Context: one part of a larger RNA
RNA sequence: CGUAGGAAGUUUGAGUGGAUCUGUCCUUAGUACGAGAGGACCGGGAUGGACGUUGCAAUGGUCUGUCGGUUGUCACGCCAGUGGCAUGGCCGAGUAGCUACCAACGGAAUGGAUAAACGCUGAAAGCAUCUAAGCGUGAAGCCAGCCACAAGAUGAGACUUCCCAUUCGCAAGAAGUAAGACCCCCGUAAUGUUAACGGGUUGAUAGGUCAGAGAUGUAAGUGCAGUGAUGCAUUCAGUCGACUGAUACUAAUAGGUCGAGGA
Repeated sequence: CGUAGGAAGUUUGAGUGGAUCUGUCCUUAGUACGAGAGGACCGGGAUGGACGUUGCAAUGGUCUGUCGGUUGUCACGCCAGUGGCAUGGCCGAGUAGCUACCAACGGAAUGGAUAAACGCUGAAAGCAUCUAAGCGUGAAGCCAGCCACAAGAUGAGACUUCCCAUUCGCAAGAAGUAAGACCCCCGUAAUGUUAACGGGUUGAUAGGUCAGAGAUGUAAGUGCAGUGAUGCAUUCAGUCGACUGAUACUAAUAGGUCGAGGA
């Protein structure tokens, strides 16, 4: 821009793409078969591998500053207590998130038309013949079936709901609006930016605060014991990123733009 008014939502599916793998074991059955050795078809069941999709409850990993320990050095005048730098200085743990080594699920069943092949009936050719007319069976393959996208499918589809028939103009057209949308702002399991999604005071959208979960592991100060290093008590303390809930304290204020009149 189109889809002959403007919107919001829900869809049909022409078409396109994806997937299409396979082992072992048990049973049927030590049956059929075979002198024996050996050893099935068909059918039923179980469990794997690789691949794919999705997910983070558990398990494992990570968790760049959440907690603690600790070395050297510098600083905060000194002690104490802290902070900076040294691969996050090193080390021990570790929530959310992300993740695989983890978890769930998938390939199918089924139907149709067939290939090779196997047949029925059957002449040409009194016989015979699956074929010439006609009719069957038959594959991981083909068409459907499963999953995803999909009306620019210009052949532009369908359904539901909302807005209506204003003003100016001879007309062409224009203006302000409606439903609605966007800008703007607070954000997110979305994230480079867009997009998508949530929210914008008639508000829990983000931050803060409070409470909880969870992590770390018992803070500082003081007291006591010890010559002291240090230990004990106060103290399951103190501190704390992401998680859950509550709460308008802070910020989403205010405002602007676009958008039909139906050839």
Molecule: large-subunit ribosomal RNA, domain VI
Organism: Bacilli bacterium